RNA sequence: CGUUCAUCAAGAGUGGCGGAGGGACAGACCCUGUGAAGCCACAGCAACCGGAGCCACGACGCUCGCCAGGUGCUAAGUUCUGUUCCCGCUCCCGGGCGGGAUAAAGAUGAAGC
Numbered sequence: 001c002g003u004u005c006a007u008c009a010a011g012a013g014u015g016g017c018g019g020a021g022g023g024a025c026a027g028a029c030c031c032u033g034u035g036a037a038g039c040c041a042c043a044g045c046a047a048c049c050g051g052a053g054c055c056a057c058g059a060c061g062c063u064c065g066c067c068a069g070g071u072g073c074u075a076a077g078u079u080c081u082g083u084u085c086c087c088g089c090u091c092c093c094g095g096g097c098g099g100g101a102u103a104a105a106g107a108u109g110a111a112g113c
Base pairs, nucleotide, nucleotide: 001112003111004110005109006108007107008106013042014041015040016039017038021031022030023029025082026081027080028079043074044073045072048070049069050067051066053064078105084101085100086099087098088097089096090095
């Protein structure tokens, strides 16, 4: 980057500097001077890529547990809703409430340009 694929209900924080904002966007609702963003140190989570294997196999691939080198992450489900469709209840024909499935957008990884 108007590209492709995979995943997104789980998990994991302390200290120092810093000083008012932050949770992508819109609305809502939250977090924040009992100290936001950002930076640093140490710690941790996870296992996408990577490593080295067991089983199996003609081989590839898939699956499984192990390690943690490259990323990533450590308030709230991707905080909730945001498009379309389906179901139930209500209603008096258009809405309201609840549930389910999806799209878009976003995030992260791996690739591609």
Source information:
The RNA shown here (SAM riboswitch aptamer (S box leader)) has 113 nucleotides and comes from a Bacteroidota bacterium. The organism belongs to Bacteroidota, within Bacteria. It was read from a public genome assembly, where an Rfam model found it. The prediction has a mean pLDDT of 77.